[in-house]
Context: one part of a larger RNA
């Protein structure tokens, strides 16, 4: 100095339980029936008005009343496997729950009788008696911890709110070259059914209804609050924006639930489109963006959940093509600009001319300001708080706590957007077009054309002296527009 063993620490790994924090995917719970989009169908209580419901229902939410005992057996996830191209089924085996099912409790609630007042006919209210029906010993917290207790959340029962459903009067269209229409079709007893009335359905009886004050058919259409237009009466409309309806490829049914017969839930038919190992499967933009295709013609595959509303949560906070924004289109509407003052030899040029002269025209040049807008730079918003967390006090409750409700104080929250806005600086620089012009109907001359070419809302102009045609000069009307064409008064 190597090598090998062996014995202690470090580090690093794996694994097991436990807690925390992420990610999926299951159970449960509420929401997905709100919002959002379309007007296909509808001539009807669909819609607007105005009553009824002693014939209804209503989750969350707010009050008041009572209550929250004690058991039970599953199933998903999950593991292991089968089928099967998928979609997705299927079998064992395990487990939880505010998921599920029984039991006790219990009227004021249901159903039934009976009395007594009422009243709008059917009826209603109240009082007694009979019978029937209910939960989550959860959750998060506080504590003085076999318990008590705050919040929530749960059953039962009155009552409001708020949301619906049902009936009725009355009014809103076109055609009579649509005149007769209907068998569940009128009405009546009973059952059924519904949250409730009722041919809503069925049995069984009669044989009614409607209808020239337009039934029934046919055509059209969603209605309205309201929009245009008019002096008014009124005529036309039903785009935004608000209410109500009625639909979510086309027809048809029913589940869940308070609540749909459900745009982005199911089932079946059809039509279409896509995937398949041909055995079978999947899918509906009349959401917001966008693409094709029709058409004369209509926009971005954008930002945010900061605000305002909505779901859900205890709550932070998750979601939200509703919303609020930005982007396109001069598509409307309203402002602003495109210079302001002075300037006569009436300048050059252009029309025109009786050739004197008129005229564009104080227009232009020139000269002296001005800076709206623009163009760089620099400051920069409100819309954000009664909202949100976190401390402190304080009121009302509580044996006490936690928790709640008010004050204060602090901390952070902006998609639009470095926008709107202010400031400084600098240049007249970067910024005007259509139309018309014979009468209606404001505004005329020259030239070209010759019934040609061509205008034309209507009357009409054009055939050699065209204010009507084309072009010029000139004027007139509108102006970020004008004009034509559809269409309304």
């Nucleotide at each position: 100095g190597a090598u090998a063993u062996g014995a202690c620490g470090a580090u690093g790994g794996a694994c097991a339980u436990u807690g925390c924090a992420c990610a999926a995917a299951g159970u449960g719970g509420c929401g997905a029936a709100c919002g959002g989009g379309u007007g296909a169908g509808u001539a009807a209580c669909a819609c607007g008005u105005g009553g009824g419901a002693a014939a209804c229902c209503u989750a969350c939410c707010u009050c008041u009343u009572a209550g929250c005992a004690g058991g039970g057996g599953a199933u998903a996830a999950c593991a292991u496997u089968u089928g099967g191209a998928a979609a997705c089924a299927g079998a064992u085996g395990c487990u939880a729950a505010u998921a599920c099912c029984g039991u006790a409790u219990a009227a004021c609630a249901a159903u039934a009788g009976c009395a007594a007042c009422c009243g709008c006919a059917u009826g209603g209210u109240u009082g007694c008696u009979a019978c029937u029906u209910a939960a989550a010993a959860g959750a998060u917290g506080g504590u003085u911890c076999u318990g008590c207790u705050a919040u929530c959340a749960c059953u039962a029962a009155g009552a409001g709110a708020u949301g619906g459903u049902c009936c009725c009067g009355c009014g809103g269209u076109g055609c009579a070259u649509u005149a007769g229409u209907u068998a569940g079709u009128u009405g009546g007893u009973g059952a059924g059914g519904u949250a409730a009335u009722g041919g809503c359905u069925c049995a069984c009886c009669a044989a009614g209804a409607c209808g020239a004050u337009g039934a029934u058919g046919c055509a059209u259409a969603g209605c309205c609050g309201a929009g245009u237009u008019g002096a008014g009466a009124g005529a036309c409309u039903g785009a935004u924006c608000g209410g109500c309806c009625a639909c979510a490829a086309u027809g048809g049914g029913a589940c869940u639930g308070a609540g749909a017969c459900a745009c982005g839930g199911c089932c079946c038919a059809u039509a279409c489109u896509c995937c398949u190992a041909c055995g079978g499967g999947a899918g509906g933009c009349a959401g917001c963006a966008g693409u094709a295709g029709g058409g004369a013609a209509u926009c971005u595959u954008c930002c945010a959940c900061a605000a305002u509303g909505g779901g859900c949560g205890a709550a932070a906070g998750c979601c939200u093509g509703a919303u609020g924004g930005a982007g396109c289109a001069a598509c409307g509407c309203c402002g602003c600009g495109u210079g302001u003052g002075u300037g006569a030899u009436g300048a050059a040029g252009g029309g025109u001319u009786u050739c004197g002269g008129c005229u564009c025209g104080u227009a232009a040049a020139a000269c002296a300001c001005u800076g709206u807008u623009g163009u760089a730079a620099g400051a920069g918003a409100a819309g954000a708080a009664u909202g949100a967390c976190a401390u402190u006090g304080a009121g009302a409750g509580u044996a006490a706590c936690u928790g709640u409700u008010c004050a204060a104080u602090g901390u952070g929250u902006g998609a639009c957007g470095g926008u709107a806005u202010c400031u400084u600086a600098c240049c007249a620089g970067a910024a005007a077009g259509g139309a018309a012009c014979g009468g209606c109907u404001a505004a005329a001359u020259a030239c070209g054309u010759g019934c040609c070419a061509g205008c034309a809302g209507c009357c009409g102009c054009g055939g050699u002296a065209a204010u009507a045609c084309g072009u010029a000069u000139g004027u007139u009307c509108c102006a970020a527009g004008c004009g034509u064409u559809a269409u309304c008064c």

This is a predicted structure of a 489-nucleotide part of an RNA (small-subunit ribosomal RNA, 5' domain) from Weissella cibaria. It matches the Rfam family "Bacterial small subunit ribosomal RNA". Gene Ontology terms of the family: ribosome and structural constituent of ribosome. The family has 99 seed sequences and 42,628 matches in Rfam 15.1. NCBI's taxonomy places the organism under Bacteria, Bacillati, Bacillota, Lactobacillales, Weissella. Model confidence (mean pLDDT): 80 of 100.